About this RNA: Predicted 3D model of a 356-nucleotide part of an RNA (large-subunit ribosomal RNA, domain IV) from a soil metagenome. The full RNA is in RNAcentral, with records from MGnify. The coordinates come from a structure-prediction model, not an experiment, and the mean pLDDT is 88.
[in-house]
Context: one part of a larger RNA
RNA sequence: CUUGGGUGAAGGAACUAGGCAAAAUAGUACCGUAACUUCGGGAGAAGGUACGCCCUUAGUAGGUGACUGUCCUGCGACAGAAGCUGAGAAGGGUUGCAAUAAUCAGGUGGCUGCGACUGUUUAAUAAAAACACAGCACUCUGCAAACUCGUAAGAGGAAGUAUAGGGUGUGACGCCUGCCCGGUGCUGGAAGGUUAAUUGAUCUGGUUAUCCCCUCGGGGAGAAGCUGGUGAUCGAAGCCCCAGUAAACGGCGGCCGUAACUAUAACGGUCCUAAGGUAGCGAAAUUCCUUGUCGGGUAAGUUCCGACCUGCACGAAUGGCGUAACGAUGGCCACGCUGUCUCCAUCCAAGGCUCA
Numbered sequence: 001c002u003u004g005g006g007u008g009a010a011g012g013a014a015c016u017a018g019g020c021a022a023a024a025u026a027g028u029a030c031c032g033u034a035a036c037u038u039c040g041g042g043a044g045a046a047g048g049u050a051c052g053c054c055c056u057u058a059g060u061a062g063g064u065g066a067c068u069g070u071c072c073u074g075c076g077a078c079a080g081a082a083g084c085u086g087a088g089a090a091g092g093g094u095u096g097c098a099a100u101a102a103u104c105a106g107g108u109g110g111c112u113g114c115g116a117c118u119g120u121u122u123a124a125u126a127a128a129a130a131c132a133c134a135g136c137a138c139u140c141u142g143c144a145a146a147c148u149c150g151u152a153a154g155a156g157g158a159a160g161u162a163u164a165g166g167g168u169g170u171g172a173c174g175c176c177u178g179c180c181c182g183g184u185g186c187u188g189g190a191a192g193g194u195u196a197a198u199u200g201a202u203c204u205g206g207u208u209a210u211c212c213c214c215u216c217g218g219g220g221a222g223a224a225g226c227u228g229g230u231g232a233u234c235g236a237a238g239c240c241c242c243a244g245u246a247a248a249c250g251g252c253g254g255c256c257g258u259a260a261c262u263a264u265a266a267c268g269g270u271c272c273u274a275a276g277g278u279a280g281c282g283a284a285a286u287u288c289c290u291u292g293u294c295g296g297g298u299a300a301g302u303u304c305c306g307a308c309c310u311g312c313a314c315g316a317a318u319g320g321c322g323u324a325a326c327g328a329u330g331g332c333c334a335c336g337c338u339g340u341c342u343c344c345a346u347c348c349a350a351g352g353c354u355c356a
Stems, first nucleotide, its partner, number of pairs: 001351008010342002014340001019337001027051005036041001038172001052094006062085003067080005095099001107335007114327002119131002135170007147156003173322004178252003183249002185245005192240003203229005210221004253271005280314001281311001292308005
């Protein structure tokens, strides 16, 4: 010096990203206990007092109950009681620095974000605000159910039957959940347009039985059949089309003017849109400018708390805003406490290093 422990003057978080680590608290009985609250909680809230041993009341209260008596003949009732056992309390005394003397054994309080809660998770860097959850809503499904696995048989769903089952979103509870159906999706509609396989009208090419011409080289016409093309007509769903639907996917404006100081604009004009963001909240887990401005806390506060609203770029089940309780959750503050620090020292062990 390192590791594991002990102690420390004065100060007491000045340390540090951060009280990390350490210290402190701690048991039992009694007293006492706030805001808030879903009346259950919060709560062991907080904060206090007592605690050993000896004597006395007194072997007391209580427990157990041999045995005895009276009435009685019942698994009876009443009364008494030896012995054994035995708290807790009160009064008095007494020792020590200290009496839950060791071990064991909550630190506490205040403000606030997030998530209601218990639970679950990245086995081996993340335990959380992520997942789940009860509750809520939409949607599908009438049973040989929907849906899932399988080529199928078959199986799960379910030995269930819409108070059931599948899918999706949200996430206790309280108050609520605004406007938009133009786009996309879904549901419904079926008049018209388009449209597949199918059907194969029509027209046409090739081949040539046969015929004609010219002339012995050839040229032309050409039925049926076979074959290559053309594709009228018939023709469902879908799409186009018409409606509905947002707790379906999603979306929820701009410019200009105006009040008797100024400023601002309840008001007006205009353009565009499917409709122009309602309630509530707001520098927020969201605010760039920004350490916004004001207030609080500090001597001093980019964090924190309360407001303001100029919301770069909150906003209503991709839920909005609150909320008691809960949390090895995030931020801030205070009390207690301390070697975290000012600033290190020393002791006990183990290791390392040097010498032998």